[in-house]
RNA sequence: CGAAAGUGUGCCUAGGGUUCCGUGCUUCAAGCAGACUGGUCCGAGUGGCACAGGCGCUCGGAGAGGGCGCUACACCGGUGGGGAAAAAGCCCGGGCGGG
Numbered sequence: 001c002g003a004a005a006g007u008g009u010g011c012c013u014a015g016g017g018u019u020c021c022g023u024g025c026u027u028c029a030a031g032c033a034g035a036c037u038g039g040u041c042c043g044a045g046u047g048g049c050a051c052a053g054g055c056g057c058u059c060g061g062a063g064a065g066g067g068c069g070c071u072a073c074a075c076c077g078g079u080g081g082g083g084a085a086a087a088a089g090c091c092c093g094g095g096c097g098g099g
Base pairs, nucleotide, nucleotide: 001006007052008051009050010049011048012047015042016041020039021038022036023033024032025031053071054070055069056068057067058066059065073094075098076097077096080092081091082090
């Protein structure tokens, strides 16, 4: 904001770090390096796509099921904690503070 519902999941992206791979360095060791492009991995309330769910009206004798519509809006800025590798626009959190 809305009569009501105002949700979840998957795939992807912005972004993120360094377990593993790769790469680089090296004293060549089971070492070191993410101010190493990358692959694996994590990943958006206010990013994308899709599926499902939900709400309202309606069709159907009823039921099964179908149709239409809705599922809104969301500016700026820290800090701290969580996070089985670590960090993050992830979670606490549409929080806290400001407009």
Molecule: Guanidine-I riboswitch aptamer